A computed fold for a 73-nucleotide RNA from an uncultured bacterium, annotated as transfer RNA.
The sequence was found in a public genome assembly.
Rfam family: tRNA. The family's RNA type in Rfam is transfer RNA. Rfam's curators write: Transfer RNA (tRNA) molecules are approximately 80 nucleotides in length. Its family is annotated with triplet codon-amino acid adaptor activity in the Gene Ontology.

Parts: sequence; structure tokens; C1' cells
RNA sequence: GGGUAUGUAGCUCAAUUGGCAGAGUAUUGGUCUGUGGAACCAAGGGUUACGGGUUCGAACCCCGCCAUACCCA
Repeated sequence: GGGUAUGUAGCUCAAUUGGCAGAGUAUUGGUCUGUGGAACCAAGGGUUACGGGUUCGAACCCCGCCAUACCCA
């Protein structure tokens, strides 16, 4: 230098081929308990790495760009 894959909540990952962004865990509050833990209930937390484009509508399609891993040279 060329190619492929990945990038979504603090962390680990979904989102069935364009149609309201979710789960587990963690955090916070509550119930329970002599205390703590566990269990149960609830809540907060997201510019979908970043910048543009297409579309009525984009995490998803297109272009650029960055990071990481791997392959080729």
C1' cells in the first nucleotide's frame, strides 16, 4: 500500500434482509432481612465510533474517515 471483519447504554451483546433502539449485567431507589447478601419490583442511562449522501423514513443502503483484529504484498 491492497483486502476482509468488527465498532450500538459503564461492560457483554441483540435488533429476522429500511418502519417506535432492546436484553443481560452493573448503578440508583424500594420490598424483604437483626445486618449484609440473595430474591423480587421500579427507575435512570444511547448524537448507533465520526462526517456527509440517498429515502416519507437509515443501526441497516452509498461515499469518506478513524480505531482494532486478521489476510496479501